A computed fold for a 72-nucleotide RNA from Clunio marinus, annotated as transfer RNA. RNAcentral holds the sequence, with entries from Rfam. Its Rfam family is "tRNA". By type it is a transfer RNA. Its family is annotated with triplet codon-amino acid adaptor activity in the Gene Ontology. Model confidence (mean pLDDT): 80 of 100.
RNA sequence: GGGGCUGUAGUUUAAUGGUUAGAACGCUCACCUCCCAAGUGGGUAAUGCGGGUUCGAAUCCCGCCAGCUCCA
Repeated sequence: GGGGCUGUAGUUUAAUGGUUAGAACGCUCACCUCCCAAGUGGGUAAUGCGGGUUCGAAUCCCGCCAGCUCCA
RNA backbone atom coordinates (compact mmCIF):
# COMPACT_ATOMS: atom_id res chain seq x y z
P G A 1 -1.00 3.81 3.57
O5' G A 1 -0.83 2.81 2.30
C5' G A 1 -0.68 3.36 1.01
C4' G A 1 -0.67 2.24 0.00
C3' G A 1 -1.91 1.36 0.00
O3' G A 1 -2.98 1.91 -0.73
C1' G A 1 0.00 0.00 0.00
P G A 2 -4.49 1.60 -0.29
O5' G A 2 -4.76 0.10 -0.78
C5' G A 2 -4.77 -0.20 -2.17
C4' G A 2 -4.89 -1.69 -2.39
C3' G A 2 -6.05 -2.38 -1.71
O3' G A 2 -7.29 -2.21 -2.39
C1' G A 2 -4.10 -3.64 -1.35
P G A 3 -8.65 -2.25 -1.55
O5' G A 3 -8.85 -3.78 -1.17
C5' G A 3 -9.07 -4.74 -2.19
C4' G A 3 -9.13 -6.14 -1.62
C3' G A 3 -10.17 -6.39 -0.54
O3' G A 3 -11.49 -6.53 -1.04
C1' G A 3 -8.13 -7.40 0.08
P G A 4 -12.73 -6.15 -0.16
O5' G A 4 -12.79 -7.31 0.95
C5' G A 4 -13.05 -8.65 0.59
C4' G A 4 -12.92 -9.57 1.78
C3' G A 4 -13.78 -9.22 2.99
O3' G A 4 -15.13 -9.65 2.85
C1' G A 4 -11.60 -9.69 3.69
P C A 5 -16.31 -8.81 3.52
O5' C A 5 -16.17 -9.15 5.06
C5' C A 5 -16.33 -10.49 5.52
C4' C A 5 -15.95 -10.60 6.98
C3' C A 5 -16.66 -9.66 7.94
O3' C A 5 -17.96 -10.11 8.29
C1' C A 5 -14.36 -9.64 8.41
P U A 6 -19.11 -9.03 8.65
O5' U A 6 -18.66 -8.44 10.05
C5' U A 6 -18.60 -9.28 11.20
C4' U A 6 -17.93 -8.57 12.36
C3' U A 6 -18.58 -7.26 12.81
O3' U A 6 -19.71 -7.47 13.63
C1' U A 6 -16.24 -6.99 12.69
P G A 7 -20.85 -6.32 13.68
O5' G A 7 -20.20 -5.16 14.55
C5' G A 7 -19.74 -5.43 15.88
C4' G A 7 -19.02 -4.23 16.46
C3' G A 7 -19.90 -3.04 16.77
O3' G A 7 -19.46 -2.42 17.98
C1' G A 7 -18.17 -2.39 15.30
P U A 8 -20.18 -2.81 19.35
O5' U A 8 -21.71 -2.43 19.08
C5' U A 8 -22.10 -1.07 18.89
C4' U A 8 -23.53 -0.87 19.33
C3' U A 8 -23.82 -1.26 20.77
O3' U A 8 -23.44 -0.24 21.68
C1' U A 8 -25.49 -2.15 19.35
P A A 9 -22.64 -0.64 22.99
O5' A A 9 -23.80 -0.78 24.09
C5' A A 9 -23.46 -0.92 25.47
C4' A A 9 -24.29 0.02 26.31
C3' A A 9 -23.99 -0.08 27.81
O3' A A 9 -24.02 1.22 28.39
C1' A A 9 -26.29 -0.54 27.40
P G A 10 -22.58 2.05 28.38
O5' G A 10 -21.62 1.11 29.26
C5' G A 10 -20.26 1.48 29.50
C4' G A 10 -19.57 0.42 30.34
C3' G A 10 -19.56 -0.95 29.68
O3' G A 10 -18.44 -1.12 28.84
C1' G A 10 -20.42 -1.12 31.88
P U A 11 -18.58 -1.92 27.43
O5' U A 11 -18.65 -3.45 27.86
C5' U A 11 -17.53 -4.11 28.43
C4' U A 11 -17.88 -5.54 28.81
C3' U A 11 -18.46 -6.37 27.68
O3' U A 11 -17.45 -6.93 26.85
C1' U A 11 -19.82 -6.59 29.60
P U A 12 -17.81 -7.30 25.31
O5' U A 12 -18.82 -8.54 25.40
C5' U A 12 -18.37 -9.80 25.86
C4' U A 12 -19.51 -10.80 25.88
C3' U A 12 -20.28 -10.93 24.57
O3' U A 12 -19.62 -11.75 23.62
C1' U A 12 -21.80 -10.78 26.37
P U A 13 -19.89 -11.49 22.03
O5' U A 13 -21.45 -11.12 21.96
C5' U A 13 -22.27 -11.66 20.98
C4' U A 13 -23.69 -11.82 21.51
C3' U A 13 -24.79 -11.45 20.52
O3' U A 13 -25.05 -12.50 19.61
C1' U A 13 -25.28 -10.55 22.67
P A A 14 -25.57 -12.10 18.11
O5' A A 14 -27.12 -11.80 18.36
C5' A A 14 -28.00 -12.84 18.73
C4' A A 14 -29.41 -12.36 18.90
C3' A A 14 -30.05 -11.69 17.71
O3' A A 14 -30.45 -12.61 16.73
C1' A A 14 -30.63 -10.53 19.69
P A A 15 -30.44 -12.17 15.16
O5' A A 15 -31.52 -10.99 15.07
C5' A A 15 -32.89 -11.27 15.24
C4' A A 15 -33.68 -9.98 15.28
C3' A A 15 -33.48 -9.05 14.10
O3' A A 15 -34.28 -9.41 12.98
C1' A A 15 -33.32 -7.81 16.10
P U A 16 -33.52 -10.39 11.90
O5' U A 16 -33.93 -9.66 10.55
C5' U A 16 -35.25 -9.83 10.05
C4' U A 16 -35.26 -9.85 8.56
C3' U A 16 -35.42 -8.46 7.94
O3' U A 16 -34.80 -8.44 6.66
C1' U A 16 -37.35 -9.76 7.49
P G A 17 -33.74 -7.38 6.35
O5' G A 17 -34.32 -6.07 7.02
C5' G A 17 -34.63 -4.92 6.23
C4' G A 17 -35.31 -3.86 7.04
C3' G A 17 -36.82 -4.01 7.13
O3' G A 17 -37.29 -3.33 8.30
C1' G A 17 -36.31 -2.07 5.94
P G A 18 -38.03 -4.21 9.44
O5' G A 18 -39.15 -3.22 9.99
C5' G A 18 -38.78 -2.12 10.84
C4' G A 18 -39.97 -1.30 11.24
C3' G A 18 -41.12 -2.09 11.83
O3' G A 18 -41.80 -1.27 12.78
C1' G A 18 -41.86 -1.03 9.86
P U A 19 -41.52 -1.55 14.31
O5' U A 19 -42.89 -1.01 14.94
C5' U A 19 -43.38 0.29 14.65
C4' U A 19 -44.21 0.83 15.77
C3' U A 19 -43.48 0.96 17.09
O3' U A 19 -43.99 2.10 17.79
C1' U A 19 -45.33 -0.50 17.37
P U A 20 -43.05 3.40 17.94
O5' U A 20 -42.18 3.07 19.24
C5' U A 20 -41.32 4.10 19.73
C4' U A 20 -40.63 3.65 21.01
C3' U A 20 -39.86 2.33 20.85
O3' U A 20 -38.66 2.38 21.65
C1' U A 20 -41.44 2.16 22.60
P A A 21 -37.27 2.50 20.83
O5' A A 21 -36.65 1.01 20.89
C5' A A 21 -37.26 -0.07 20.22
C4' A A 21 -36.31 -1.22 20.10
C3' A A 21 -35.59 -1.60 21.39
O3' A A 21 -36.37 -2.43 22.21
C1' A A 21 -34.02 -1.44 19.64
P G A 22 -36.51 -2.19 23.76
O5' G A 22 -36.50 -3.66 24.38
C5' G A 22 -37.56 -4.56 24.10
C4' G A 22 -37.07 -5.97 24.01
C3' G A 22 -36.24 -6.48 25.19
O3' G A 22 -37.04 -6.82 26.32
C1' G A 22 -35.21 -7.11 23.18
P A A 23 -36.38 -6.71 27.80
O5' A A 23 -35.34 -7.92 27.84
C5' A A 23 -35.79 -9.25 27.77
C4' A A 23 -34.65 -10.23 27.57
C3' A A 23 -33.64 -10.33 28.71
O3' A A 23 -34.13 -11.09 29.80
C1' A A 23 -32.51 -10.28 26.63
P A A 24 -33.61 -10.77 31.28
O5' A A 24 -32.16 -11.43 31.37
C5' A A 24 -32.00 -12.83 31.17
C4' A A 24 -30.52 -13.18 31.05
C3' A A 24 -29.62 -12.63 32.15
O3' A A 24 -29.66 -13.42 33.32
C1' A A 24 -28.65 -12.17 30.05
P C A 25 -29.59 -12.71 34.74
O5' C A 25 -28.07 -12.19 34.86
C5' C A 25 -27.01 -13.13 34.92
C4' C A 25 -25.68 -12.45 34.67
C3' C A 25 -25.30 -11.32 35.61
O3' C A 25 -24.84 -11.75 36.89
C1' C A 25 -24.84 -10.69 33.39
P G A 26 -25.16 -10.84 38.16
O5' G A 26 -24.52 -9.41 37.84
C5' G A 26 -23.12 -9.24 37.82
C4' G A 26 -22.75 -7.84 37.37
C3' G A 26 -23.16 -6.70 38.28
O3' G A 26 -22.29 -6.57 39.40
C1' G A 26 -23.59 -6.11 36.03
P C A 27 -22.89 -6.15 40.83
O5' C A 27 -23.34 -4.64 40.61
C5' C A 27 -22.40 -3.62 40.35
C4' C A 27 -23.09 -2.31 40.05
C3' C A 27 -24.14 -1.87 41.07
O3' C A 27 -23.57 -1.24 42.20
C1' C A 27 -25.01 -1.65 38.89
P U A 28 -24.24 -1.49 43.63
O5' U A 28 -25.61 -0.70 43.54
C5' U A 28 -25.63 0.71 43.34
C4' U A 28 -27.04 1.20 43.08
C3' U A 28 -28.09 0.77 44.10
O3' U A 28 -28.07 1.59 45.26
C1' U A 28 -28.91 0.40 41.92
P C A 29 -28.52 0.97 46.66
O5' C A 29 -30.12 0.99 46.56
C5' C A 29 -30.81 2.22 46.52
C4' C A 29 -32.30 2.01 46.30
C3' C A 29 -32.98 1.03 47.23
O3' C A 29 -33.29 1.58 48.50
C1' C A 29 -33.64 0.59 45.03
P A A 30 -33.38 0.60 49.79
O5' A A 30 -34.72 -0.22 49.56
C5' A A 30 -35.97 0.44 49.57
C4' A A 30 -37.10 -0.46 49.10
C3' A A 30 -37.29 -1.76 49.86
O3' A A 30 -38.01 -1.58 51.07
C1' A A 30 -37.34 -2.22 47.55
P C A 31 -37.76 -2.58 52.29
O5' C A 31 -38.42 -3.95 51.81
C5' C A 31 -39.80 -4.03 51.54
C4' C A 31 -40.18 -5.37 50.94
C3' C A 31 -39.81 -6.58 51.77
O3' C A 31 -40.74 -6.84 52.81
C1' C A 31 -39.18 -6.93 49.51
P C A 32 -40.23 -7.35 54.22
O5' C A 32 -39.59 -8.78 53.92
C5' C A 32 -40.40 -9.84 53.44
C4' C A 32 -39.54 -11.03 53.05
C3' C A 32 -38.56 -11.50 54.10
O3' C A 32 -39.17 -12.33 55.07
C1' C A 32 -37.46 -11.33 52.02
P U A 33 -38.96 -12.05 56.65
O5' U A 33 -37.43 -12.44 56.86
C5' U A 33 -36.99 -13.78 56.66
C4' U A 33 -35.50 -13.89 56.84
C3' U A 33 -34.91 -13.22 58.08
O3' U A 33 -35.08 -14.02 59.24
C1' U A 33 -33.61 -12.68 56.18
P C A 34 -35.56 -13.32 60.61
O5' C A 34 -34.37 -12.31 60.94
C5' C A 34 -34.55 -11.27 61.89
C4' C A 34 -33.20 -10.82 62.42
C3' C A 34 -32.16 -10.53 61.36
O3' C A 34 -32.28 -9.21 60.83
C1' C A 34 -31.23 -11.92 63.05
P C A 35 -32.09 -8.97 59.24
O5' C A 35 -30.53 -9.22 58.98
C5' C A 35 -29.57 -8.31 59.49
C4' C A 35 -28.16 -8.80 59.21
C3' C A 35 -27.88 -9.18 57.77
O3' C A 35 -27.58 -8.06 56.95
C1' C A 35 -27.06 -10.87 59.20
P C A 36 -28.00 -8.10 55.36
O5' C A 36 -26.98 -9.17 54.73
C5' C A 36 -25.60 -8.87 54.67
C4' C A 36 -24.80 -10.08 54.25
C3' C A 36 -25.21 -10.70 52.91
O3' C A 36 -24.70 -9.98 51.79
C1' C A 36 -24.90 -12.41 54.52
P A A 37 -25.59 -9.92 50.39
O5' A A 37 -25.56 -11.45 49.91
C5' A A 37 -24.36 -12.02 49.39
C4' A A 37 -24.49 -13.52 49.22
C3' A A 37 -25.57 -13.98 48.23
O3' A A 37 -25.16 -13.90 46.89
C1' A A 37 -25.75 -15.22 50.21
P A A 38 -26.21 -13.45 45.72
O5' A A 38 -27.29 -14.62 45.72
C5' A A 38 -26.95 -15.94 45.30
C4' A A 38 -28.07 -16.91 45.61
C3' A A 38 -29.42 -16.58 45.00
O3' A A 38 -29.52 -16.98 43.65
C1' A A 38 -29.71 -17.07 47.27
P G A 39 -30.34 -16.09 42.56
O5' G A 39 -31.85 -16.06 43.10
C5' G A 39 -32.61 -17.27 43.17
C4' G A 39 -33.91 -17.03 43.88
C3' G A 39 -34.79 -15.93 43.31
O3' G A 39 -35.53 -16.37 42.20
C1' G A 39 -34.66 -15.67 45.65
P U A 40 -35.87 -15.33 40.97
O5' U A 40 -36.97 -14.35 41.58
C5' U A 40 -38.23 -14.88 41.98
C4' U A 40 -39.09 -13.79 42.59
C3' U A 40 -39.20 -12.49 41.79
O3' U A 40 -40.12 -12.57 40.73
C1' U A 40 -38.75 -11.98 44.04
P G A 41 -39.84 -11.74 39.37
O5' G A 41 -40.17 -10.23 39.80
C5' G A 41 -41.51 -9.87 40.13
C4' G A 41 -41.58 -8.47 40.69
C3' G A 41 -40.97 -7.36 39.84
O3' G A 41 -41.79 -6.95 38.77
C1' G A 41 -40.25 -7.12 42.05
P G A 42 -41.12 -6.32 37.43
O5' G A 42 -40.54 -4.90 37.91
C5' G A 42 -41.40 -3.81 38.08
C4' G A 42 -40.73 -2.65 38.76
C3' G A 42 -39.72 -1.86 37.95
O3' G A 42 -40.32 -0.99 36.99
C1' G A 42 -38.88 -2.18 40.13
P G A 43 -39.54 -0.70 35.60
O5' G A 43 -38.28 0.18 36.04
C5' G A 43 -38.47 1.48 36.58
C4' G A 43 -37.19 2.03 37.12
C3' G A 43 -36.07 2.25 36.10
O3' G A 43 -36.23 3.46 35.36
C1' G A 43 -35.20 1.20 38.02
P U A 44 -35.63 3.52 33.84
O5' U A 44 -34.05 3.42 34.05
C5' U A 44 -33.36 4.44 34.75
C4' U A 44 -31.89 4.09 34.87
C3' U A 44 -31.18 3.84 33.55
O3' U A 44 -30.74 5.06 32.97
C1' U A 44 -30.63 2.12 35.10
P A A 45 -31.44 5.65 31.66
O5' A A 45 -30.35 5.43 30.52
C5' A A 45 -28.99 5.75 30.76
C4' A A 45 -28.09 4.62 30.29
C3' A A 45 -28.40 4.13 28.88
O3' A A 45 -27.81 4.94 27.91
C1' A A 45 -28.13 2.30 30.36
P A A 46 -28.60 5.25 26.52
O5' A A 46 -27.87 4.28 25.47
C5' A A 46 -26.46 4.31 25.32
C4' A A 46 -26.00 3.24 24.37
C3' A A 46 -26.48 3.40 22.93
O3' A A 46 -25.66 4.29 22.21
C1' A A 46 -26.77 1.17 23.65
P U A 47 -26.30 5.18 20.98
O5' U A 47 -26.65 4.14 19.83
C5' U A 47 -25.91 4.10 18.61
C4' U A 47 -25.53 2.67 18.28
C3' U A 47 -25.07 2.48 16.85
O3' U A 47 -24.06 1.46 16.82
C1' U A 47 -26.90 1.09 17.26
P G A 48 -22.90 1.45 15.76
O5' G A 48 -22.02 2.72 16.11
C5' G A 48 -21.45 2.85 17.42
C4' G A 48 -20.27 3.78 17.37
C3' G A 48 -20.45 4.99 16.48
O3' G A 48 -21.11 6.06 17.16
C1' G A 48 -18.41 3.93 15.97
P C A 49 -22.20 6.97 16.32
O5' C A 49 -21.30 7.92 15.42
C5' C A 49 -20.39 8.83 16.02
C4' C A 49 -19.61 9.58 14.96
C3' C A 49 -20.44 10.15 13.81
O3' C A 49 -21.09 11.37 14.15
C1' C A 49 -18.59 9.02 12.93
P G A 50 -22.51 11.74 13.42
O5' G A 50 -22.09 12.10 11.94
C5' G A 50 -21.16 13.14 11.69
C4' G A 50 -20.85 13.26 10.22
C3' G A 50 -22.05 13.23 9.30
O3' G A 50 -22.74 14.48 9.27
C1' G A 50 -20.38 11.82 8.44
P G A 51 -24.24 14.52 8.60
O5' G A 51 -23.86 14.29 7.06
C5' G A 51 -24.82 14.21 6.07
C4' G A 51 -24.21 13.70 4.78
C3' G A 51 -25.21 13.03 3.85
O3' G A 51 -25.97 13.96 3.10
C1' G A 51 -23.32 11.65 4.05
P G A 52 -27.57 13.75 3.05
O5' G A 52 -27.71 12.57 1.99
C5' G A 52 -27.09 12.67 0.71
C4' G A 52 -27.05 11.34 0.00
C3' G A 52 -28.40 10.67 -0.21
O3' G A 52 -29.13 11.22 -1.29
C1' G A 52 -26.82 9.07 0.53
P U A 53 -30.74 11.17 -1.25
O5' U A 53 -31.10 9.64 -1.45
C5' U A 53 -30.78 8.96 -2.65
C4' U A 53 -31.21 7.51 -2.57
C3' U A 53 -32.64 7.28 -2.15
O3' U A 53 -33.53 7.43 -3.24
C1' U A 53 -31.23 5.83 -0.95
P U A 54 -34.89 8.33 -3.05
O5' U A 54 -35.78 7.46 -2.06
C5' U A 54 -36.20 6.14 -2.41
C4' U A 54 -36.77 5.43 -1.22
C3' U A 54 -37.83 6.19 -0.43
O3' U A 54 -39.10 6.15 -1.04
C1' U A 54 -36.28 5.19 1.05
P C A 55 -39.95 7.54 -1.17
O5' C A 55 -40.40 7.80 0.31
C5' C A 55 -41.09 9.01 0.69
C4' C A 55 -41.67 8.86 2.09
C3' C A 55 -40.72 8.30 3.12
O3' C A 55 -39.86 9.29 3.69
C1' C A 55 -42.77 7.14 3.23
P G A 56 -38.30 8.91 3.91
O5' G A 56 -38.35 7.80 5.05
C5' G A 56 -38.74 8.14 6.37
C4' G A 56 -38.91 6.91 7.23
C3' G A 56 -37.68 6.05 7.37
O3' G A 56 -36.79 6.55 8.36
C1' G A 56 -39.54 4.68 6.90
P A A 57 -35.20 6.50 8.10
O5' A A 57 -34.84 4.95 8.15
C5' A A 57 -35.08 4.20 9.34
C4' A A 57 -33.94 3.25 9.63
C3' A A 57 -32.61 3.94 9.94
O3' A A 57 -31.88 3.11 10.84
C1' A A 57 -32.34 2.63 8.02
P A A 58 -32.04 3.30 12.44
O5' A A 58 -30.96 2.28 13.07
C5' A A 58 -29.58 2.62 13.05
C4' A A 58 -28.74 1.37 13.09
C3' A A 58 -28.71 0.58 11.78
O3' A A 58 -27.72 1.07 10.90
C1' A A 58 -29.15 -0.88 13.62
P U A 59 -27.99 1.13 9.31
O5' U A 59 -28.34 -0.39 8.90
C5' U A 59 -27.36 -1.39 9.03
C4' U A 59 -27.97 -2.75 8.74
C3' U A 59 -28.45 -2.93 7.30
O3' U A 59 -28.15 -4.24 6.84
C1' U A 59 -30.24 -3.27 8.81
P C A 60 -26.90 -4.46 5.84
O5' C A 60 -27.37 -3.66 4.54
C5' C A 60 -28.11 -4.32 3.50
C4' C A 60 -28.31 -3.40 2.32
C3' C A 60 -27.12 -2.52 1.96
O3' C A 60 -26.16 -3.21 1.17
C1' C A 60 -29.07 -1.19 1.99
P C A 61 -24.58 -2.85 1.25
O5' C A 61 -24.49 -1.47 0.49
C5' C A 61 -24.72 -1.40 -0.91
C4' C A 61 -24.54 0.02 -1.41
C3' C A 61 -23.25 0.71 -1.00
O3' C A 61 -22.15 0.34 -1.81
C1' C A 61 -25.06 2.17 -0.62
P C A 62 -20.67 0.30 -1.21
O5' C A 62 -20.30 1.84 -1.09
C5' C A 62 -20.17 2.64 -2.24
C4' C A 62 -19.87 4.07 -1.88
C3' C A 62 -18.71 4.29 -0.92
O3' C A 62 -17.43 4.19 -1.54
C1' C A 62 -20.52 5.64 -0.26
P G A 63 -16.18 3.66 -0.70
O5' G A 63 -15.82 4.87 0.26
C5' G A 63 -15.37 6.08 -0.30
C4' G A 63 -15.33 7.19 0.73
C3' G A 63 -14.50 6.93 1.97
O3' G A 63 -13.12 7.13 1.76
C1' G A 63 -16.58 7.82 2.61
P C A 64 -12.05 6.21 2.57
O5' C A 64 -12.13 6.80 4.06
C5' C A 64 -11.78 8.14 4.31
C4' C A 64 -12.19 8.57 5.70
C3' C A 64 -11.58 7.76 6.85
O3' C A 64 -10.25 8.14 7.16
C1' C A 64 -13.89 8.05 7.25
P C A 65 -9.25 7.03 7.73
O5' C A 65 -9.81 6.79 9.19
C5' C A 65 -9.83 7.82 10.17
C4' C A 65 -10.48 7.36 11.45
C3' C A 65 -9.93 6.08 12.04
O3' C A 65 -8.71 6.29 12.75
C1' C A 65 -12.28 6.00 12.07
P A A 66 -7.60 5.10 12.79
O5' A A 66 -8.25 4.01 13.75
C5' A A 66 -8.51 4.31 15.10
C4' A A 66 -9.28 3.19 15.77
C3' A A 66 -8.70 1.80 15.60
O3' A A 66 -7.60 1.53 16.47
C1' A A 66 -11.03 1.74 15.23
P G A 67 -6.49 0.46 15.98
O5' G A 67 -7.19 -0.96 16.18
C5' G A 67 -7.57 -1.38 17.48
C4' G A 67 -8.40 -2.64 17.41
C3' G A 67 -7.78 -3.82 16.67
O3' G A 67 -6.82 -4.52 17.45
C1' G A 67 -10.02 -3.56 15.97
P C A 68 -5.57 -5.25 16.68
O5' C A 68 -6.26 -6.53 15.98
C5' C A 68 -6.85 -7.53 16.78
C4' C A 68 -7.58 -8.54 15.92
C3' C A 68 -6.77 -9.19 14.81
O3' C A 68 -5.92 -10.23 15.27
C1' C A 68 -8.84 -8.52 13.96
P U A 69 -4.54 -10.50 14.53
O5' U A 69 -4.95 -11.03 13.08
C5' U A 69 -5.63 -12.27 12.95
C4' U A 69 -6.13 -12.45 11.52
C3' U A 69 -5.09 -12.40 10.43
O3' U A 69 -4.37 -13.63 10.31
C1' U A 69 -6.93 -11.08 9.80
P C A 70 -2.86 -13.66 9.69
O5' C A 70 -3.09 -13.55 8.10
C5' C A 70 -3.71 -14.61 7.41
C4' C A 70 -4.00 -14.21 5.97
C3' C A 70 -2.81 -13.73 5.15
O3' C A 70 -2.01 -14.80 4.65
C1' C A 70 -4.63 -12.27 4.83
P C A 71 -0.44 -14.57 4.37
O5' C A 71 -0.42 -13.59 3.11
C5' C A 71 -0.89 -14.04 1.85
C4' C A 71 -0.90 -12.90 0.84
C3' C A 71 0.41 -12.16 0.64
O3' C A 71 1.33 -12.88 -0.18
C1' C A 71 -1.35 -10.60 0.81
P A A 72 2.85 -12.71 0.08
O5' A A 72 3.19 -11.20 -0.34
C5' A A 72 3.07 -10.79 -1.70
C4' A A 72 3.23 -9.30 -1.82
C3' A A 72 4.53 -8.73 -1.26
O3' A A 72 5.62 -8.89 -2.16
C1' A A 72 2.71 -7.40 -0.55